[in-house]
RNA sequence: AUGGGCUAGGUUGGGGCUAGGGGUCCCUUUACCGCAAACCCCCUUAUGGCGGACCGAAUGCCCGGAGCGUUAUACGUGGGGGCUGCGUCUUCUGUCGUAGGCGUAGAUGUCCUGCCCUGCGUGGCGGUCUGUUUUGUGAAACUGGUCAGGCCGGAAGGAGCAGCCAUAAGCAACUCAGGCCGUGCUUGCAGGAUACAGAGCGGAGUCGAAGACUGAAGCUCCGCAUCUUUCAUGUAUGGCAAACCGGGAAGCCCAU
Numbered sequence: 001a002u003g004g005g006c007u008a009g010g011u012u013g014g015g016g017c018u019a020g021g022g023g024u025c026c027c028u029u030u031a032c033c034g035c036a037a038a039c040c041c042c043c044u045u046a047u048g049g050c051g052g053a054c055c056g057a058a059u060g061c062c063c064g065g066a067g068c069g070u071u072a073u074a075c076g077u078g079g080g081g082g083c084u085g086c087g088u089c090u091u092c093u094g095u096c097g098u099a100g101g102c103g104u105a106g107a108u109g110u111c112c113u114g115c116c117c118u119g120c121g122u123g124g125c126g127g128u129c130u131g132u133u134u135u136g137u138g139a140a141a142c143u144g145g146u147c148a149g150g151c152c153g154g155a156a157g158g159a160g161c162a163g164c165c166a167u168a169a170g171c172a173a174c175u176c177a178g179g180c181c182g183u184g185c186u187u188g189c190a191g192g193a194u195a196c197a198g199a200g201c202g203g204a205g206u207c208g209a210a211g212a213c214u215g216a217a218g219c220u221c222c223g224c225a226u227c228u229u230u231c232a233u234g235u236a237u238g239g240c241a242a243a244c245c246g247g248g249a250a251g252c253c254c255a256u
Base pairs, nucleotide, nucleotide: 001256002255003254004253005252006251009055010054011053013027014026015025019044020043021042022041023040032052033051034050035049061248062247063246064245065244069240070239071238072237073236074235075234076233077232078231079230080229081228082227084225085224086223087222089218090217091216092215094213095212096211100207101206102205109201110200112198113197114196116192117191118190119189120188121187123185124183125182126181127180128179129178130177131176134173135172136171137170143166144165145164146163151158152157
C1' cells in the first nucleotide's frame, strides 16, 4: 500500500414542546422496517425503550465552503373573517313636486242619509208552556140514566149483569190570549265607525309615480373608515440548516 473479517459508531435536517433527549404534531429531504404510548407518551444524567435490515473505520467525527429549505422580528402589499362608527345604505313621517290623472257635466272641504258594527225594543217565523172556545174520543172496578135476559117477590114492584146513551178525570185536534226560548226575517230608537254609494252646502283646485329637502329609527342589504384576526406574498436583519465539494485525524485481527 492492497484485500478480507470484526467492533465502536451511524441510518436527512430543523421548528415547537421539554430540565434535557426521542416520539406524536408542523415544514423540508433521495434517505430504513416492525411493536407500545401519546387533547400529551416514553426515556434519562447523558441518552429515547424492545426487535430486525443496511453502511462500517466509514453513509461516523473535526475544520472550511456551499446553500435545497426552515424559523424569529420589523416594515409593506393583496385576499378573507370579526367588532365598532359613519354615510341617501334600508324603513317610516313631513314639505316641495316632474310625467301624468281627476275637476265649472262642479275639486279639496263640510254636513246628512244608506250599507257596516254595538245596545235596547216591536213584529214575523219555529219550538214549548199555561189558560180559554168548539168538536171528537173517553171509565175494567169504588159515574149517572135506561136497563133485554136472568134473579127475588103471591102481586104491585125491587136489586141489577151485558148492551146502549150521556158525561167526570184524561187524551187528540181547533180558535183566542199570554209567558218563555231561539233567529245572517221585518222594523223603531240611540250610539259608534268611516272604505263605498246617494243627496245638500260651497265655488277652484286636488291627487301625484320619479326626484329634491328635512326629521326619526336601524345595521337586513350596499359603500367608506379605524382597530383586530387569519392566509398568501415582497424586502431587510438574524438563528438553524440537508445533499454536495475540499481538507484533516483515525480502532482491532488476518493475509499479501

A computed fold for a 256-nucleotide RNA from a Microcaldota archaeon, annotated as Bacterial large signal recognition particle RNA.
Model confidence (mean pLDDT): 76 of 100.
Lineage of the source: Archaea > Nanobdellati > Microcaldota.
The sequence is in RNAcentral, with records from ENA.
It matches the Rfam family "Bacterial large signal recognition particle RNA". From the family's description: The signal recognition particle (SRP) is a universally conserved ribonucleoprotein involved in the co-translational targeting of proteins to membranes.
The gene name in the source record is ffs.